[in-house]
Context: one part of a larger RNA
RNA sequence: UGACGGGGGCCCGCACAAGCGGUGGAGCAUGUGGUUUAAUACGUCACUAACCGUAGAACCUCACCCAGGCUUGACAUCUGCUGAAAGCGCCUGAAAGGGUGGCCCCGGUAUUUUUAUAUCGCAGCAAGACAGGUGUUGCAUGGCUGUCGUCAGCUCGUGUCGUGAGAUGUUGGGUUAAGUCCCGCAACGAGCGCAACCCUCAUCCGAUGUUGCCAGCGUAAAGUCGGGAACUCUUCGGAAACUGCCCGUGCAAGCGGGAGGAAGCUGGGGAUGACGUCAAGUCAGCAUGGCCCUUACGCCUGGGGCUACACACAUGCUACAAUGGAUGUAAACAAUGGGCAGCAAGACCGCGAGGUGGAGCAAAUCUCAAAAAUACAUCCUCAGUUCGGAUUGCAGUCUGCAACUCGACUGCAUGAAGUCGGAAUCGCUAGUAACCGCAGGUCAGCUAACCUGCGCUGAUACGUUCCCGGGCCUUGUACA
Repeated sequence: UGACGGGGGCCCGCACAAGCGGUGGAGCAUGUGGUUUAAUACGUCACUAACCGUAGAACCUCACCCAGGCUUGACAUCUGCUGAAAGCGCCUGAAAGGGUGGCCCCGGUAUUUUUAUAUCGCAGCAAGACAGGUGUUGCAUGGCUGUCGUCAGCUCGUGUCGUGAGAUGUUGGGUUAAGUCCCGCAACGAGCGCAACCCUCAUCCGAUGUUGCCAGCGUAAAGUCGGGAACUCUUCGGAAACUGCCCGUGCAAGCGGGAGGAAGCUGGGGAUGACGUCAAGUCAGCAUGGCCCUUACGCCUGGGGCUACACACAUGCUACAAUGGAUGUAAACAAUGGGCAGCAAGACCGCGAGGUGGAGCAAAUCUCAAAAAUACAUCCUCAGUUCGGAUUGCAGUCUGCAACUCGACUGCAUGAAGUCGGAAUCGCUAGUAACCGCAGGUCAGCUAACCUGCGCUGAUACGUUCCCGGGCCUUGUACA
C1' cells in the first nucleotide's frame, strides 16, 4: 500500500421487511448429469453451466456409429497432353461408385484464303507441388462475450511531504442517483468514467392529405361515391422543463412545500459498461502461431444415432376447480408484425384437421385475422365431479423422395396422477407484478409448452434492527 475480520461509523440496492404471484409435491415438455449403447457427436459447470451455442436433429444439417466406395481428391492455383466434355443407352449396386456402348473430334477472339498457330473458356486424362482436417492446444493468440456493475470509482502532470515503499490531490464539513455540486484545506490543474449530447414514449404548433380520416352537405344501404382538409392518423420540421417562478430553510451547494403545466426536479423506457478481476468462456462462428493426420484424423454414399431410461437436478407448461367448467348469444373492445417458390378472400364439399377453386395483394388499398380474458343467458352444486387432461386403441388430414425407428394436426373412444405441495427457495415497486390472448423469428413440415416483441384487464411497501451484495472513512492483523 492492499486484502481480510462472526471490528466500528456513514450510505445504497426487491438486500431485508410489508405484500402479490410462484418453484420445491403431480402429469407432461425441454436441457443437464448418470447409466445404457455399435454410436447415444462436441463444448459449457456456484452466483456468471443446465428451452445455453442450437432463431427449429425424419434425409440433409452431422461433427458420432455401422457398411459400401474415392485418392491431386467435394473446393483453389500452377504444368503437360487430349478435344471434346456434359448429356444419352445398357450391366452391377442400397446409393455413392464401378464397368461398357454408341454419338463425337469443342466453342469464342486475333493472324490467316484454308490448314495451322497463339490466347481465352469448358471438360477429361497424367504426374506432382499442393488441397483438405468441426484433429489438438482458449494455459501460445486476435476478435467477441459473461461477471463484479450502470457500482462510482480508476488514474496522471507539476508541486509539496517522506531515507524509502509511498502519501497528498481523491481526506474533512455538508449535499447528490453520482469523485454530483458547494465550503474548507499544500496543493493547483488534467484525463478515463458520472451527467449531457443519440433513439423512443407522453403535450402542442406548422406543413402533408393517399391507400388513411368523415364534422357539416348530398346518396335506399355500405367512407361506397361526390365532396371536405376540420378531427383521428401518417411522415417531416419545430416548440416545450431550466429548480426557470413563489414560500420556508441554509454561508453555499442544495432540501421541503406550492403554482402554472401534457409532463417537475434524472419526466418514463432504451442504447451507452471507466482502470481492472476471474490464465472466466469461445481454436466448433470467424481468423490465427505451434503440434499432429495425408489411399486418411481427408472426401462421397446408404442406413442408424444425436429422440435410449432403475434414477438425480434445472427451466417451463397444464392442473388440482364454483373469482370455476360447459353451451349459446352479442358484427363487443386491441396493438405489434408477416406475405410472391408468398398471404390468400367470397363460394362449394367435409363433424373436423382439411380439400376444390382462385377474386385481390410486392400491400395505411388485398390478405393472414378469429383477438382472448370480458359481458349477458342457461346448466352443473362441491364430487376425483360436466374438475383435470396424461396414457392408449381405431379411423383420418397435411408437409415432404420418404413420417417404422422419429413429425404435427383432426374425429370417435379411453379418462392416469393430481384436492394447493416438507425443509428450503425465486421474481416483482406502476401501467410494474399478476392475468389474458396476438404477432414475428427459425422454418418444406414440426416436438414452440422456446425466444423476441405487441396490446387488453390491472394490485400491495411502517421502515433500515437483522440476512446478502456493494461504496466511503477508520481500526486490528502471526496474510501478500
RNAcentral holds the full RNA, with entries from Greengenes. A computed fold for a 480-nucleotide part of an RNA from an uncultured organism, annotated as small-subunit ribosomal RNA, 3' major domain. Its mean pLDDT, the model's own confidence on a scale to 100, is 80.